[in-house]
RNA sequence: GACUCAUCCAGAGGGGUGGAGGGACCGGCCCUGUGAAACCCCGGCAACCAGCCAGCGCCGGCCCGGCAAGGCGGGCGGCUGGCUACGGUGCCAAUUCCGGCAGAUGCCCUGCCGCCGCGGGGCACCUGGAAGAUGAGAG
Numbered sequence: 001g002a003c004u005c006a007u008c009c010a011g012a013g014g015g016g017u018g019g020a021g022g023g024a025c026c027g028g029c030c031c032u033g034u035g036a037a038a039c040c041c042c043g044g045c046a047a048c049c050a051g052c053c054a055g056c057g058c059c060g061g062c063c064c065g066g067c068a069a070g071g072c073g074g075g076c077g078g079c080u081g082g083c084u085a086c087g088g089u090g091c092c093a094a095u096u097c098c099g100g101c102a103g104a105u106g107c108c109c110u111g112c113c114g115c116c117g118c119g120g121g122g123c124a125c126c127u128g129g130a131a132g133a134u135g136a137g138a139g
Stems, first nucleotide, its partner, number of pairs: 003137006013042005021031003025100004043092003048088002050084007059077001061076005096131001101128003105124008
């Protein structure tokens, strides 16, 4: 770097060094000399990995036991909820800051037009995706 799965409308900042950028990319819009990035120190948030407790039987995969037989019992896994925070990460402006691709709905403008209808553009909202980030895994 590529692959798989999960999550991304919650939450949490001070100091020092540094000295102009930063918010991944593009567009927008923001942050920033009242000090950007980066690094260091301290603090915090969260609960992915981890541990404990309870429940479920939708999944029914593995193991053990029982019966004449079984759809029976137990354990592990799985799922749901709760608790903990020693440790491994992560994170501490703005929903991943918003949009980007596709579809649906509504409104507005506009072209053809007698009407219906069709086409183009804009805005709002919803759904799915793409991309990205983080964790866990696998190779």
SAM riboswitch aptamer (S box leader) from an Anaerolineae bacterium, 139 nucleotides, folded computationally.